[in-house]
A computed fold for a 473-nucleotide part of an RNA from Saccharibacter sp. EH611, annotated as small-subunit ribosomal RNA, 3' major domain. It was read from a public genome assembly. Its Rfam family is "Bacterial small subunit ribosomal RNA". Gene Ontology terms of the family: structural constituent of ribosome and ribosome.
Context: one part of a larger RNA
RNA sequence: UGACGGGGGCCCGCACAAGCGGUGGAGCAUGUGGUUUAAUUCGAAGCAACGCGCAGAACCUUACCAGGUCUUGUAUGGGGAGGACGUGCUCAGAGAUGAGUAUUUCUUCGGACCUCCCGCACAGGUGCUGCAUGGCUGUCGUCAGCUCGUGUCGUGAGAUGUUGGGUUAAGUCCCGCAACGAGCGCAACCCCUGUCUUUAGUUGCCAUCACGUUUGGGUGGGCACUCUAGAGAGACUGCCGGUGACAAGCCGGAGGAAGGUGGGGAUGACGUCAAGUCCUCAUGGCCCUUAUGACCUGGGCUACACACGUGCUACAAUGGCGGUGACAAUGGGGAGCUACAUGGUGACAUGAUGCCGAUCUCAAAAAACCGUCUCAGUUCGGAUUGCACUCUGCAACUCGAGUGCAUGAAGGUGGAAUCGCUAGUAAUCGUGGAUCAGCAUGCCACGGUGAAUACGUUCCCGGGCCUUGUACA
Numbered sequence: 001u002g003a004c005g006g007g008g009g010c011c012c013g014c015a016c017a018a019g020c021g022g023u024g025g026a027g028c029a030u031g032u033g034g035u036u037u038a039a040u041u042c043g044a045a046g047c048a049a050c051g052c053g054c055a056g057a058a059c060c061u062u063a064c065c066a067g068g069u070c071u072u073g074u075a076u077g078g079g080g081a082g083g084a085c086g087u088g089c090u091c092a093g094a095g096a097u098g099a100g101u102a103u104u105u106c107u108u109c110g111g112a113c114c115u116c117c118c119g120c121a122c123a124g125g126u127g128c129u130g131c132a133u134g135g136c137u138g139u140c141g142u143c144a145g146c147u148c149g150u151g152u153c154g155u156g157a158g159a160u161g162u163u164g165g166g167u168u169a170a171g172u173c174c175c176g177c178a179a180c181g182a183g184c185g186c187a188a189c190c191c192c193u194g195u196c197u198u199u200a201g202u203u204g205c206c207a208u209c210a211c212g213u214u215u216g217g218g219u220g221g222g223c224a225c226u227c228u229a230g231a232g233a234g235a236c237u238g239c240c241g242g243u244g245a246c247a248a249g250c251c252g253g254a255g256g257a258a259g260g261u262g263g264g265g266a267u268g269a270c271g272u273c274a275a276g277u278c279c280u281c282a283u284g285g286c287c288c289u290u291a292u293g294a295c296c297u298g299g300g301c302u303a304c305a306c307a308c309g310u311g312c313u314a315c316a317a318u319g320g321c322g323g324u325g326a327c328a329a330u331g332g333g334g335a336g337c338u339a340c341a342u343g344g345u346g347a348c349a350u351g352a353u354g355c356c357g358a359u360c361u362c363a364a365a366a367a368a369c370c371g372u373c374u375c376a377g378u379u380c381g382g383a384u385u386g387c388a389c390u391c392u393g394c395a396a397c398u399c400g401a402g403u404g405c406a407u408g409a410a411g412g413u414g415g416a417a418u419c420g421c422u423a424g425u426a427a428u429c430g431u432g433g434a435u436c437a438g439c440a441u442g443c444c445a446c447g448g449u450g451a452a453u454a455c456g457u458u459c460c461c462g463g464g465c466c467u468u469g470u471a472c473a
Stems, first nucleotide, its partner, number of pairs: 001473002003470003007467007015457002019421005026313008034304002042053002064299007073122001076121002078118006086103007106111001124288002127286003133282002135277003138273001140271001145184006151160003164175003190265004195233007204223003209220003236259001239253005315414001319373006331362003336355002340351004380411001385406007427449007
């Protein structure tokens, strides 16, 4: 100087408390451990691994296994030979591949392109080392800290500044002070959202006027309003009162759409964990080179006594079922989204129409309201299983999703323990998108309805500042 303390003081955080809803019990989905296996590819491991890499394993992916095959290998460079390349067909084979056959014959004569052969330099490696590395990322933590120059003090390591009195979300600001200044962080500048003005008015809108009757802004017309998307205004403790040290600030009020950082996002200092990643990529070293490289078929990653994590669905009446039928927002669409009609109980099929989309379409929002059921393992719950189908796709056996009929497990609110959340939040309800042929209870986003509680900081956890002890570095 740090680190640590079941030392002290001050302070903060959904840290506790106060509340609301879960997890832990059941079934299923998914990840992991373990076990099994020819293989169940590999990585991730307290927080910070475990719906994680994977924004989508039937083949492919794929790195794993079995079997069948290739050896200068789909790159570059040299030499030689041949032919256009290519396309179609036949046979063998699981295919890779091999055999045969038909057709075609560029040229500026330099060559281009393709195939084969030769031999060498080499290619190739998701092989090892993340404890050799770059890059990227997690975490403490959006915590308020981390430092430097000059000066001063100290033999020195170092100290001071950065401590102190107040204050703040903040090393934020004020005052004081052997310090005076400065840098990286904080804040602001950026984006979205909340109010108003203005510009613009189609594909959006319809107040006024007219037409028509298909009652739909449909048509003429208009750009008021909504909206769209550009430019501005607006909030600064600016004003008033109190308090404070005449400060910084704090408390209350006015005006205002908004009040003291308005709400949300992006933004992550010096560093810590030899944290994670050599399987995104790049890369040193080591290793393989008729194989640890390359191709193919099939299998596996989907196994299943069990254990754990994360979720979904429930156990019902704030509910189930049937009917009526109102109100969103974000997005996507051409090998696409599909109106409408017809067939089918349905998944869907057939025909057909509009839209490269503020125009057409996905599209039905759901929770809501009315009726019924009357507390039961039920008209709850839907696992499991049987039969019949639909769709995607060369192909749904291992191993896809969906539909109809039938079947109708467990489950009556969950031990110890444990998690999230402070407001348009939790809870609840649907909707869209990426990936994607097909496949979503996951992920990312969108809106609808919309709470309870916070006395307080004694305690648990994490953190910041000062101080104290130390046989620790």